This is a predicted structure of a 95-nucleotide RNA (TPP riboswitch aptamer (THI element)) from Marinobacter sp. SS5-14b. The sequence was found by an Rfam model in a public genome assembly. Taxonomically the source falls in Marinobacter (Bacteria, Pseudomonadati, Pseudomonadota, Pseudomonadales). Its mean pLDDT, the model's own confidence on a scale to 100, is 78.
[in-house]
């Protein structure tokens, strides 16, 4: 001086659906998932698919649902540091 991956601390962006039962979105199961009791949790922050928007959309399973899949080289979407790191100078020893 520069910064890719990584870590970690702050800050800050998100989303919590389906079905059974139960008077009750109360409490209990049950699916797929990192998360589906707003969690002291998870997930993401410009190399952004975390998340929304298009979508009460299309396809294809399913008990049922963004469950899968395309959509999507579509439009939007939230950062600093510090540790490291890798490059050059400069000093000191050595040969």
């Nucleotide at each position: 001086u520069u910064c890719a991956a990584c870590u970690c601390a702050a800050c800050g962006g998100g989303g919590u659906g389906c079905c059974c039962u139960u008077g009750a979105u109360u409490g209990g199961g049950g699916c797929u998932g990192a998360g589906a009791c707003c969690a002291c949790a998870c997930c993401c922050g410009c190399g952004g698919a975390a998340c929304c928007u298009g979508a009460c959309a299309c396809g294809g399973a399913u008990a049922a649902u963004g469950c899968c899949g395309g959509c999507g080289a579509a439009g939007g979407g939230a950062u600093u540091g510090a540790g490291g790191a890798a490059c050059g100078c400069u000093a000191c020893g050595c040969a």